[in-house]
RNA sequence: UGCGAUCAAGGGCAAACCCAGGGUGACCUGGGGACGCAAAGCCUCCGGUCCAUGGGGUGUCACGGCAACGUGCCACCCGCCUGUGAUGGAUAGCGGGGUUGCCGUA
Numbered sequence: 001u002g003c004g005a006u007c008a009a010g011g012g013c014a015a016a017c018c019c020a021g022g023g024u025g026a027c028c029u030g031g032g033g034a035c036g037c038a039a040a041g042c043c044u045c046c047g048g049u050c051c052a053u054g055g056g057g058u059g060u061c062a063c064g065g066c067a068a069c070g071u072g073c074c075a076c077c078c079g080c081c082u083g084u085g086a087u088g089g090a091u092a093g094c095g096g097g098g099u100u101g102c103c104g105u106a
Base pairs, nucleotide, nucleotide: 012037013036017032018031019030020029021028022027035093041099042098043097045096046095047094048091049090050089051088052087053086055078056077057076058075059074061072062071063070064069
């Protein structure tokens, strides 16, 4: 210096399920409860999974705008409906990543 073995101490969190509440839903919050977790502390940047919505054209109205135009609601028409994407959410106890923290052979 490297590798391996053994062993902690103080503790922490809280799955399923039940009760109450929130949400369209995935799920979340509080209480109970422990399956487990060395980050099962925190953060959606990447991927996964889950939930909801859903495309195009025309027209009226409303708002913004000098205009072009944009947004929202409604009506009608045509599509899709054996679905790829997209948008918005959820999951950090699905991984990756970022970040913070406790103890120890010393």